[in-house]
RNA sequence: CUCUUGAAAAGCCAAACCUGUUGUGAAGCAGGGACGGAAAGCCACGGGACUUUCUCAUGCAAAGUCAGCCGGGUUGCCAAC
Numbered sequence: 001c002u003c004u005u006g007a008a009a010a011g012c013c014a015a016a017c018c019u020g021u022u023g024u025g026a027a028g029c030a031g032g033g034a035c036g037g038a039a040a041g042c043c044a045c046g047g048g049a050c051u052u053u054c055u056c057a058u059g060c061a062a063a064g065u066c067a068g069c070c071g072g073g074u075u076g077c078c079a080a081c
Base pairs, nucleotide, nucleotide: 005079006078012037013036017032018031019030020029021028022027035068041074042073043072045071046070047069048066049065050064051063052062053061
C1' cells in the first nucleotide's frame, strides 16, 4: 500500500410518524424525529414492487416512481484480530 474483516475510536446517514411544499399519482424536497444502517454514498444496467395512460375486460405496450426490495457497477473514513 492492497484485499478480507468490522473489535475500538472519531464521526456519518436517517425509517415510521408529524408539519410545510411539489406532483394526476407512485413518490420527491425542506424542517422536526430515530427504526435502523459498514457504504442506508452515488448510478435505473438486470430482476422485482408500485403509479399513470391505452384496452369492454384480460393480455400487450408506453411513460414514470422506489438505490432503506434484491443483484450488479463505481467511489470512500478508521483500523484491532